Context: one part of a larger RNA
RNA sequence: GCCUGCGAGUUAGUGGUACGUGGCGAGGUUAACCCGUGUGGGGAAGCCGUAGCGAAAGCGAGUCCGAAUAGGGCGAUUCAGUCGCGUGCUCUAGACCCGAAGCGGAGUGAUCUAGCCAUGGGCAGGGUGAAGCGCGGGUAAGACCGCGUGGAGGCCCGAACCCACCAGGGUUGAAAACCUGGGGGAUGACCUGUGGUUAGGGGUGAAAGGCCAAUCAAACUCCGUGAUAGCUGGUUCUCCCCGAAAUGCAUUUAGGUGCAGCGUCACGCGUUUCUUGCCGGAGGUAGAGCUACUGGAUAGCCGAUGGGCCCCACCAGGUUACUGACGUUAGCCAAACUCCGAAUGCCGGUAAGCCAGAGCGUGGCAGUGAGACUGCGGGGGAUAAGCUCCGUAGUCGAGAGGGAAACAGCCCAGACCACCAGCUAAGGCCCCUAAGCGUAUGCUAAGUGGGAAAGGAUGUGGAGUUGCACAGACAACCAGGAGGUUGGCUUAGAAGCAGCCACCCUUGAAAGAGUGCGUAAUAGCUCACUGGUCAAGUGAUUCCGCGCCGACAAUGUAGCGGGGCUCAAGCAUACCGCCGAAGCUGUGGCAUUCACACGUUCGACAAGCCUUCGUGGUUCAGUCGUGUGGAUGGGUAGGGGAGCGUCGUGUGGCGGGCGAAGUCGCGGGGUAACCCAGCGGUGGACGCCACACGAGUGAGAAUGCAGGC
Numbered sequence: 001g002c003c004u005g006c007g008a009g010u011u012a013g014u015g016g017u018a019c020g021u022g023g024c025g026a027g028g029u030u031a032a033c034c035c036g037u038g039u040g041g042g043g044a045a046g047c048c049g050u051a052g053c054g055a056a057a058g059c060g061a062g063u064c065c066g067a068a069u070a071g072g073g074c075g076a077u078u079c080a081g082u083c084g085c086g087u088g089c090u091c092u093a094g095a096c097c098c099g100a101a102g103c104g105g106a107g108u109g110a111u112c113u114a115g116c117c118a119u120g121g122g123c124a125g126g127g128u129g130a131a132g133c134g135c136g137g138g139u140a141a142g143a144c145c146g147c148g149u150g151g152a153g154g155c156c157c158g159a160a161c162c163c164a165c166c167a168g169g170g171u172u173g174a175a176a177a178c179c180u181g182g183g184g185g186a187u188g189a190c191c192u193g194u195g196g197u198u199a200g201g202g203g204u205g206a207a208a209g210g211c212c213a214a215u216c217a218a219a220c221u222c223c224g225u226g227a228u229a230g231c232u233g234g235u236u237c238u239c240c241c242c243g244a245a246a247u248g249c250a251u252u253u254a255g256g257u258g259c260a261g262c263g264u265c266a267c268g269c270g271u272u273u274c275u276u277g278c279c280g281g282a283g284g285u286a287g288a289g290c291u292a293c294u295g296g297a298u299a300g301c302c303g304a305u306g307g308g309c310c311c312c313a314c315c316a317g318g319u320u321a322c323u324g325a326c327g328u329u330a331g332c333c334a335a336a337c338u339c340c341g342a343a344u345g346c347c348g349g350u351a352a353g354c355c356a357g358a359g360c361g362u363g364g365c366a367g368u369g370a371g372a373c374u375g376c377g378g379g380g381g382a383u384a385a386g387c388u389c390c391g392u393a394g395u396c397g398a399g400a401g402g403g404a405a406a407c408a409g410c411c412c413a414g415a416c417c418a419c420c421a422g423c424u425a426a427g428g429c430c431c432c433u434a435a436g437c438g439u440a441u442g443c444u445a446a447g448u449g450g451g452a453a454a455g456g457a458u459g460u461g462g463a464g465u466u467g468c469a470c471a472g473a474c475a476a477c478c479a480g481g482a483g484g485u486u487g488g489c490u491u492a493g494a495a496g497c498a499g500c501c502a503c504c505c506u507u508g509a510a511a512g513a514g515u516g517c518g519u520a521a522u523a524g525c526u527c528a529c530u531g532g533u534c535a536a537g538u539g540a541u542u543c544c545g546c547g548c549c550g551a552c553a554a555u556g557u558a559g560c561g562g563g564g565c566u567c568a569a570g571c572a573u574a575c576c577g578c579c580g581a582a583g584c585u586g587u588g589g590c591a592u593u594c595a596c597a598c599g600u601u602c603g604a605c606a607a608g609c610c611u612u613c614g615u616g617g618u619u620c621a622g623u624c625g626u627g628u629g630g631a632u633g634g635g636u637a638g639g640g641g642a643g644c645g646u647c648g649u650g651u652g653g654c655g656g657g658c659g660a661a662g663u664c665g666c667g668g669g670g671u672a673a674c675c676c677a678g679c680g681g682u683g684g685a686c687g688c689c690a691c692a693c694g695a696g697u698g699a700g701a702a703u704g705c706a707g708g709c
Base pairs, nucleotide, nucleotide: 001709002708003707004706005705006704011093012092013091015090016089017088018087019086020085021084022083023082024081027048028047029046033042034041035040052059053058062074063073064072065071096234097233099231103224104223105222106221107220108219114198115197116196117195118194119193120192121191122190123188125157126156127155128153132149133148134147135146136145137144161185162184163183165182166181167180168179169178200216202212203211204210237643238642239641240640241639242638247260248259249258250257251256261368262367263365264364265363266362267361268360269359272358274353275352276351277350278349279348280347281346287340288338289337294334295333296332298330299329300328301327306322307320308319309318310317371396372395373394374393375392376391377390378389379388380387401412402411403410416589417588418587419586421585422584423583427579428578429577430563431562432561436576438575439574440573441572442571443570449565455549456548459546460545461544462543463542464541465540466539467538468537476533477532478531479530480529482506483505484504487501488500489499512527516525517524590633591632592631593630594629595628596627597626598625599624607619608618609617610616644698646695647694648693649692650691651690652689653688654687655686662682663681664680665679666678667676668675669674
C1' cells in the first nucleotide's frame, strides 16, 4: 500500500417543549406497593387543568401600587384539557466517535545510573631525584656550599585499565550511540569485583536540570477515568421539493457564543409583495458658487494703523522704494463652507401588469456570524499592492455549459432525462479548428498589429488658416553688398562683430553704424538686402487618422495559442452570409405544484337539517383517481417529504433431501437504493412473501483497529 472483517446521534427520566396519532373530556391520570399470572384486579397519596393579582400576609373577577372611588400594571369579560404511543429538538447524565499535555491517590523500582558504607582486587617498563642522613669544605658557632646516600611527588614518558578531544566512516547502521586512525589520564580527588544503603516534590548530583532500568523541569504501574478539549480529524443506503450565511448589536470577546437578519416546514391572513406609468412629498450629495456666511489663497489700486528719517520745549508738522488693516478690481480653493442645486434613490397615494417557492403573522427545526474578485461612489495608503475598510450592483462561494490558448470571482448563458434534428448569444469564419483567403471605400510599412510614459522628429494620409509667386516667387548659380566712418564712449588696441550709448545722413537697383566665422587690432570670408540666369510653385501655422524613436535580465524563440499573414489573415467605416452553448425551438418521456372538469364505491373528520336518538339518512368541503392546461425541476451548510436493503419478533400464507439458504454462470426488470422468472453447476437444511413491530441496521476515508498478502 491493497484486500477482508470491525468501526461513530445510543439509552434512561410518570424531565421540558412542539407536531402527528389514540383514550377520556370540565375534567384527565395514577406512583410506590398489594393480590397475583388473566398483558387482569386493587391502590386517590400526588400531579396537570378549571382564576388571578401581590415580595408576602392576603384578597379574589379582580388584585397590586396608592390617602384615593384618581390613574396605571397584570388579569377576567369561555379561546379545553389531560394521560398514553411515535417523531423533531432540548435538559441532566461520558451523551455522535477517537485524540491530549496534565491533576490526585495507592503502590513498584538504585541488577542501568548518582552518592555513600563495608569488604576484596588492579596499575608492564623507563625517567626525574625533594626532605632527611653521612662525609668533606666553611663559620666564633651557625647559615651556607660540594660529594654521596636516600627515594618524595593529585611529578615526567608510556602498555594494561579508565576516558571520549579531532577527523573519516556509519545514519531503513554490524550497533536505538558503533567502527577505524590519531588523542587525554595512567600512585591517584585513580580504576574496579561483590554485598549493602538513600525513592518521586523525594533521592543523588566537583551542578549539565544531570542521573534515578533505552523513560526525567518531577520515574514507572494501576486506580479516580469514558478527566476536560470553545480545538483537529472522522461520521456508513437511495430518490424527490425548497435552499442560505460569511451582516448588526453584545461578549476576559474576536477561528467561540447569545439575540436579531437571511433558509425550511406547519397552521393562519388572502394581493397586503414586486414592477411600471401618473400624482404628491421630504432631502442638501454630484455639480456649481462665494461683496451669500465660515475659513484658505494670488495680483493690482487705495491707503488707516504702526515703524524709520527730518523737524520739534509742548502741541503740532513734513517725508518715506518699510509694514500693510479696511475697502475696491480681477482671478481662485474647501469632507467637517453654502446664496444655490440636480440625476438616481427613498416615502405616500392611485392605475395597470404580474399570481410567482410573492408578502405578512404565530410556532417547530436549522445553518451562518473567516468571505473572494469585478464595475461604480468613497475613507486609509503613496489618487502603491492579487493591500485594507465601508456603500452599491454582479458573479464565485453553492454554478455545470460556450468564449477569454491554459485561467473560482471577467463576457455570454442558469444543466429534469433522451435524440446521428433546427435557430441563436458571447466570441469567431487562411491552416491547426466548426464557419468568408466575403463585398465596398480608405489607412498603416512599423510584423505596427502582437506590452509602456514624459519627451523628441521635413514618417505618412486628410481638413483648414495665412505669406510670397509668370509684373518671375522658393532653391541653386553669376554679380553687387558702397560713402560720411576707424559713429561716440571705453580701452594698450575696440576699425560692423569684448563691452556701454545712440542707431543718423548720402549715393543708389540694393547694402544693418551690421547675421555668423575670423584678427593683437586691421585685413579676409559670409549673411541680411539688390540685379541677372532659370522656370512653376514655394514657405509658415492649427487640428485629426495611422505609424517612428524613447524600449536593458536571467533554462530556449517566449509581450499573436502556434503556423503563418502586408490592396492583409492588420486598422477604420458600412453591408451581406455563415459557424457557434447543457441558452431557445422541435419530438418523446419522468417528477413536483397550481387551476379547471369529470367520476365517485368504501372509510374517516367537521358543520347544517330531519331524527322512531340504535345513532341512521341526506347535503357540502377536503382526501383519492382520471383527463386537460399553465408553471416548475443547478445546488454546499441546512429544512421537509417518500422509499430501498440487513438482523430479529408477532400474525397469516407458502416453498424445501423429487434438494432450503449461500455461492458461480447464462439471462431479464425498475427513476434510484435494489429486485427477479427460467435453466445449469456447487452446496446439504432450512428459507421466503404480506401486514405490523423492534434494532448492536447500510463504510472509502478517522497518520482508524485486527488479520492476511
The part of an RNA shown here (large-subunit ribosomal RNA, domain II) has 709 nucleotides and comes from a soil metagenome.
RNAcentral holds the full RNA, with entries from SILVA.
Rfam family: Bacterial large subunit ribosomal RNA.
The coordinates come from a structure-prediction model, not an experiment, and the mean pLDDT is 83.